[in-house]
RNA sequence: UGGGUUGGCCGGGCGAUCGCGUCGGUGCGGCAUCCGGCCAGUGGCCGGGAAGCCGCCCGCCGAGGAAAGUCCGGGCUCCACAGAGCGGAGUGGUGGGUAACGCCCACUCGGGGUAACCCGCAGGCCAGUGCCACAGAAAACAGACCGCCGGGCCUGCCUUUGGGCAGGGCCGGUAAGGGUGAAACGGUGGUGUAAGAGACCACCAGCGUUCCGGGUGACCGGGACGGCUAGGUAAACCCCACUCGGAGCAAGGCCAGACAGGGCACGAUCGAGGGCUGCUCGCCCAAGUGUCCGGGUAGGCCGCUUGAGGGCACCGGCAACGGUGUUCCUAGAUGGAUGAUCGCUACCCUGCGGCGGGUAACUGCCGCAGGUGACAGAACCCGGCUCAUAGGCCAACCCAUCCC
Numbered sequence: 001u002g003g004g005u006u007g008g009c010c011g012g013g014c015g016a017u018c019g020c021g022u023c024g025g026u027g028c029g030g031c032a033u034c035c036g037g038c039c040a041g042u043g044g045c046c047g048g049g050a051a052g053c054c055g056c057c058c059g060c061c062g063a064g065g066a067a068a069g070u071c072c073g074g075g076c077u078c079c080a081c082a083g084a085g086c087g088g089a090g091u092g093g094u095g096g097g098u099a100a101c102g103c104c105c106a107c108u109c110g111g112g113g114u115a116a117c118c119c120g121c122a123g124g125c126c127a128g129u130g131c132c133a134c135a136g137a138a139a140a141c142a143g144a145c146c147g148c149c150g151g152g153c154c155u156g157c158c159u160u161u162g163g164g165c166a167g168g169g170c171c172g173g174u175a176a177g178g179g180u181g182a183a184a185c186g187g188u189g190g191u192g193u194a195a196g197a198g199a200c201c202a203c204c205a206g207c208g209u210u211c212c213g214g215g216u217g218a219c220c221g222g223g224a225c226g227g228c229u230a231g232g233u234a235a236a237c238c239c240c241a242c243u244c245g246g247a248g249c250a251a252g253g254c255c256a257g258a259c260a261g262g263g264c265a266c267g268a269u270c271g272a273g274g275g276c277u278g279c280u281c282g283c284c285c286a287a288g289u290g291u292c293c294g295g296g297u298a299g300g301c302c303g304c305u306u307g308a309g310g311g312c313a314c315c316g317g318c319a320a321c322g323g324u325g326u327u328c329c330u331a332g333a334u335g336g337a338u339g340a341u342c343g344c345u346a347c348c349c350u351g352c353g354g355c356g357g358g359u360a361a362c363u364g365c366c367g368c369a370g371g372u373g374a375c376a377g378a379a380c381c382c383g384g385c386u387c388a389u390a391g392g393c394c395a396a397c398c399c400a401u402c403c404c
Base pairs, nucleotide, nucleotide: 001400002399003398004397005396006395007394008393009392010391012345013344014343015342016341017340018339020062021061023059024058025057027056028055029054030053031052034048035047036046037045038044039043064375068386069385071384072383073382074381075380076248077247078246079245088244089243090242091241092240093107094106095105096104097103108122109120110119111118112117123239124238128237129236130233131232132231145178146177147174148173149172150171151170153168154167155166156165157164158163186204187203188202189201190200191199205229207226208225209224210223211222212221213220214219252302253301254300255299261293262292263291264290265289266288273285274284275283276282309328310327311326312325313324314323315322316321347373348371349370350369351368352367353366354365355364356363357362
């Protein structure tokens, strides 16, 4: 200088105007209610009031790294539950972290890459059962298409009346070679044979049993013996080990209507009920009145945002993470607010010009003009995963080349 790997971070800034939502205000106005007083009295007027509702004014604050997908795990709430089993669902190398997880960290094994590093649904097909398309002769205690080899038969040619050669067909041997396939029943070399074959031998790979050493463990290193060799598939049934009750904030709790219609009680000569009133009497009005169902419905309020929370420092740990101290915290809508316009400016891209480096391609800095700004938006709250994302920044490491 070029190319690459991994991890972390940002997701523009300042201001003005208008608009929206929550909360607050010794703020202003109105309404309803309450209290007191007055009047021409089922009403009206005046004055006051902690809290309520509506409008205005003022002030503070107002989306994200993923708020997303709703895929896992938990908190919280209600329901169910003596204990155990069957069934069902999920997880699957080992050790650790965590409230928990299918997440995270470290390690092991397998695979990829020159490397940094990355990827893995990574238990068990010698418990059983099933499946293995197409191609191919044959796909699981396999198989003879070509080839190779042996033995008869037939035909032709040659010949020294023994036989040899070539072709065809039949019977048999052979898994070394060819060909098919994702996969063809260990590999290489030799002995052997008619040709061959773990038939036998040496080495190697792999399997089983066992011993020694290391490791918490997965596993790793080494030795001995055995039979010569065992296909794949469990995101197929199944087996083994472990985990799991169900539903979800429309959870759940509190307050609580109106109209129609209906039930019951009392009632209009015997007067329910109401007004005047502290009560009784009295006076006046009087045909409906009270209560329940409708309905714990409509509607309202709570749940509701401070929490397994973030930053910094120190300590423990390889790490995930944990402990201690200190400090910080302002969305809570419910037809659902968080927006729009403008100005200045940072970053980025394109073009032009100037200065510099270089043989050149190209490139660094400065100036001017123009252009673009991504993915996407809370809805009970957290921990994760996954997917989307214009553009930019930082750190560590690897490879190649050049120079010292």